The RNA shown here (transfer RNA) has 70 nucleotides and comes from Oscarella viridis. Taxonomically the source falls in Oscarella (Eukaryota, Opisthokonta, Porifera, Oscarellidae). Its Rfam family is "tRNA". Rfam links the family to the GO term triplet codon-amino acid adaptor activity. The coordinates come from a structure-prediction model, not an experiment, and the mean pLDDT is 81.
[in-house]
RNA sequence: GGGGUUAUAGUUUAAAGAAGAACGCUUGCUUGUCGAGUAAUUAGUCCGGGUUCAAGUCCCGGUAACCUCG
Numbered sequence: 001g002g003g004g005u006u007a008u009a010g011u012u013u014a015a016a017g018a019a020g021a022a023c024g025c026u027u028g029c030u031u032g033u034c035g036a037g038u039a040a041u042u043a044g045u046c047c048g049g050g051u052u053c054a055a056g057u058c059c060c061g062g063u064a065a066c067c068u069c070g
Base pairs, nucleotide, nucleotide: 001069002068003067004066005065006064007063010023011022012021013020024042026040027039028038029037046062047061048060049059050058
């Protein structure tokens, strides 16, 4: 340098063109205390464009990690 895969919440991870869950954080209930349980809360599509009523998804160009060819 060529080709490919991956990038979603603090972490792990779903998603058919209209983003869910678990764990965690925080707060309440429960307990003599911790833990466990329980209810609520918090928080997200790697970056920049395009198509579309609507894009994580389709198209173009980048960035990063990994794999492969030379």